[in-house]
Molecule: c-di-GMP-I-GGC riboswitch aptamer
Organism: uncultured Peptococcaceae bacterium
Formats: sequence, structure tokens, C1' cells
RNA sequence: AACGAUAAUAGCAAACCAGUCGAAAGGCUGGGACGCAAAGCUAAAGGGCCUUUUGCGAAAGCAAGUGGCAGCCAGCUGCCGAAA
Repeated sequence: AACGAUAAUAGCAAACCAGUCGAAAGGCUGGGACGCAAAGCUAAAGGGCCUUUUGCGAAAGCAAGUGGCAGCCAGCUGCCGAAA
């Protein structure tokens, strides 16, 4: 470097519920655990997805803009160390 256990230590927290912010997507706090070896960080490097506005279109949809998602891919960084 790569790999990832019936190991050790530490950690995160889906759905759902309550409160709260937001037009929405969604965020935050608390409860709660489906899961996670990067479920740490990055949305001002990129793809993808969601929201909303405008334009075009018979429609499907497309384009540009707004806001969001890192638990979709990706990039960067990092704890531990059995086997191969």
C1' cells in the first nucleotide's frame, strides 16, 4: 500500500416519534437503532438524485437558475491489526 475478524478500544445513528427552522426538498435538538471499518470531512473539483422558479414543448421531457442530499458514486484524511 492493500485487506477487514466470532479481536480490542473508541465512535456514528436509518425508519419512526416529539420539538423547532424552512415555500419545499431538507436541516437542527432530544428520544430511538436499521445499519456502518470511514455512516469522519468536502455540495465553491465532478457525476447522480431531490426541491423549487423561469423559458421551450402537444406531451414525454429538455435548458438555465435556486436551495438541498456525503447513509448514491467520487475526492481528501484517519483508529485498530487476526488471517490471506